[in-house]
RNA sequence: CAAGAUAAUGCCAAACUCUGAGUAAUCAGGGGACGGAAAGCCACGGGUCCGCCGGAGGUGGACGGCCGGGUUACCUACC
Numbered sequence: 001c002a003a004g005a006u007a008a009u010g011c012c013a014a015a016c017u018c019u020g021a022g023u024a025a026u027c028a029g030g031g032g033a034c035g036g037a038a039a040g041c042c043a044c045g046g047g048u049c050c051g052c053c054g055g056a057g058g059u060g061g062a063c064g065g066c067c068g069g070g071u072u073a074c075c076u077a078c079c
Stems, first nucleotide, its partner, number of pairs: 003076002011036002016031006034065001040071003044068003047063007
């Protein structure tokens, strides 16, 4: 550097639910664990979702646990 186990220390937290914010998608905090070797971070590309205008389309936003990509990181058996 790469890789990922019947290893070890730990970590995150789906659905659902409570409270709050937002027109909404959705987000934050608490509970909760379906799962995850980057389910840490970044909207760059694709995609999906929401708002507005609208004939096509345009425009603003959201999603990183949709895919790709970038970047940083614990441990260490096999390769």
A computed fold for a 79-nucleotide RNA from a Deltaproteobacteria bacterium, annotated as c-di-GMP-I-UAU riboswitch aptamer. The prediction has a mean pLDDT of 87. It matches the Rfam family "c-di-GMP-I-UAU riboswitch aptamer". The literature on the family includes a 2017 paper in Proc Natl Acad Sci U S A by Weinberg et al., "Bioinformatic analysis of riboswitch structures uncovers variant classes with altered ligand specificity". Its family is annotated with cyclic-di-GMP binding in the Gene Ontology.